This is a predicted structure of a 172-nucleotide RNA (Lysine riboswitch aptamer) from Asaccharospora irregularis DSM 2635.
């Protein structure tokens, strides 16, 4: 000099990942409200209220939305970033009211996923956008190991990884 271990720091992967606000488009000439003409007792997930002084349906006109989701640019946080199943806990939650259900948000456990892409399939959505979940196909990063004229090919692991760098310890 070096070998291991625990425990901080700072980084890297790249169409990298989340959140937030704005614009655009879509959603849609949809939903909903009016009017008039028809129709006749219904309408709700139930009840209540409403309803022959005319339910719902349809038909015509006149007004006419949003939410979720996308896309561009910004900020802001960041590299188990974040993603999704499952479980528990809280909230919220059917367009006049209540009442609940599905569903949604946050949180906390445990599991899987190294990362982005195309394609297929099933799923969500209004959708051929787009999202997720699964295979499959190359790319990319990292570390192992062989193998080579090359630092370039080849098989394999998985982020609790991988580099650099301190601090104790240990081997020497």
């Nucleotide at each position: 000099a070096u070998u291991a271990a625990u425990g901080g720091u700072a980084g890297a992967g790249g169409c990298g990942c989340a959140u937030u606000g704005u614009u655009a488009a879509u959603a849609a000439g949809u939903a909903a409200u009016u009017u008039u003409g028809u129709g006749g007792a219904g309408g709700u997930a139930a009840g209540c209220a409403c309803g022959g002084u005319g339910a719902a349906g349809c038909a015509a006109a006149a007004u006419g939305a949003a939410a979720g989701g996308u896309a561009a640019g910004a900020a802001u946080g960041c590299c188990g970033a974040a993603a999704u199943a499952u479980a528990u806990a809280a909230a919220u939650u059917a367009a006049g009211c209540u009442u609940u259900a599905a569903g949604u948000u946050u949180a906390u456990a445990u599991a899987u996923u190294g990362g982005g892409g195309u394609c297929a399939u099933a799923u969500a959505a209004a959708a051929u956008a787009u999202g997720u979940a699964u295979g499959a196909c190359a790319c990319u990063g990292u570390c192992a190991c062989a193998a080579u004229a090359a630092u370039u090919u080849g098989u394999g692991g998985a982020g609790a990884g991988c580099u650099a760098u301190c601090u104790u310890u240990u081997a020497g």
Description:
The coordinates come from a structure-prediction model, not an experiment, and the mean pLDDT is 80.